[in-house]
RNA sequence: UCCUCGAAAAGGCAACUUGUCCCGAAAGGGCAAAGCGCAAAUUAGUGAGCCUAAGCUUUUUAGUACGGCUGUCAUUAAUUCCGAA
Numbered sequence: 001u002c003c004u005c006g007a008a009a010a011g012g013c014a015a016c017u018u019g020u021c022c023c024g025a026a027a028g029g030g031c032a033a034a035g036c037g038c039a040a041a042u043u044a045g046u047g048a049g050c051c052u053a054a055g056c057u058u059u060u061u062a063g064u065a066c067g068g069c070u071g072u073c074a075u076u077a078a079u080u081c082c083g084a085a
Stems, first nucleotide, its partner, number of pairs: 012038002017033004022029002036071001042078007049069003055064003
């Protein structure tokens, strides 16, 4: 000097909960407060898993995603702060 790991600091995101005359059939999402946590808890694609069931099907029970969750997991691609021991 380079590579690997990642403490601290500065930033970033924002769990649970609360409010909402917003969007939605719902699941959920938006906004505000809040700060559990997260080195990718940034973005996108794909696969799985989970949630809901408007519509459709069904004699009924019920089934079903083209709707969602991505901080449910995995994987791929792009981007990315700092660098103690």
Molecule: c-di-GMP-I riboswitch aptamer
Organism: uncultured cyanobacterium